Notes:
Purine riboswitch aptamer from Alkalibacillus almallahensis, 102 nucleotides, folded computationally. The model forms 100% of the base pairs in the Rfam consensus. It matches the Rfam family "Purine riboswitch aptamer". On this family, see Mandal et al., Cell 2003: "Riboswitches Control Fundamental Biochemical Pathways in Bacillus subtilis and Other Bacteria". About the family: Riboswitches are metabolite binding domains within certain messenger RNAs that serve as precision sensors for their corresponding targets. Allosteric rearrangement of mRNA structure is mediated by ligand binding, and this results in modulation of gene expression. A class of riboswitches that selectively recognises guanine and becomes saturated at concentrations as low as 5 nM. In Bacillus subtilis, this mRNA motif is located on at least five separate transcriptional units that together encode 17 genes that are mostly involved in purine transport and purine nucleotide biosynthesis. NCBI's taxonomy places the organism under Bacteria, Bacillati, Bacilli, Bacillaceae, Alkalibacillus. Model confidence (mean pLDDT): 82 of 100.

[in-house]
RNA sequence: AUAUAAUUUAACCGAAGCUUUCAUAUAGACUUACGAAUAGGGCGUAAGUGUUUCUACCGAGUUGCCUCAAACAACUGGACUAUGAAGGUGGGUUGUCCUGUA
Numbered sequence: 001a002u003a004u005a006a007u008u009u010a011a012c013c014g015a016a017g018c019u020u021u022c023a024u025a026u027a028g029a030c031u032u033a034c035g036a037a038u039a040g041g042g043c044g045u046a047a048g049u050g051u052u053u054c055u056a057c058c059g060a061g062u063u064g065c066c067u068c069a070a071a072c073a074a075c076u077g078g079a080c081u082a083u084g085a086a087g088g089u090g091g092g093u094u095g096u097c098c099u100g101u102a
Stems, first nucleotide, its partner, number of pairs: 002102004009095005017089009026056001029049007041066002050057001058078001060076005
C1' cells in the first nucleotide's frame, strides 16, 4: 500500500412486510318490521339508510324514566376496517475508528 473479517461512528438512498401517530369516513349512529321482558325488566331477530368506502355497526359502566303499560332516554370511557400523510423498523452504498489475517 492493497485485499478481507469483525468493531466504532457519520452521511446518503431506501421496496415489500411489520409498527406508531395523525387526518378523512361514521355519529361504533339512525329508520322500519316482527317477536320478547316488565321496576330482580327495559331484550332478540331481520331488512334498510348512513361512507366518493371494503368491513364493522358491538361489549362495559353510570344516571334517569316508565307505578305494571308499551315504550324507553341521557351520559362516560373503550375498537376494528378502508384510504391518505408523517415517523420508526426492515436493506444497501460510501467514508471513518480500531484490531486481526493474507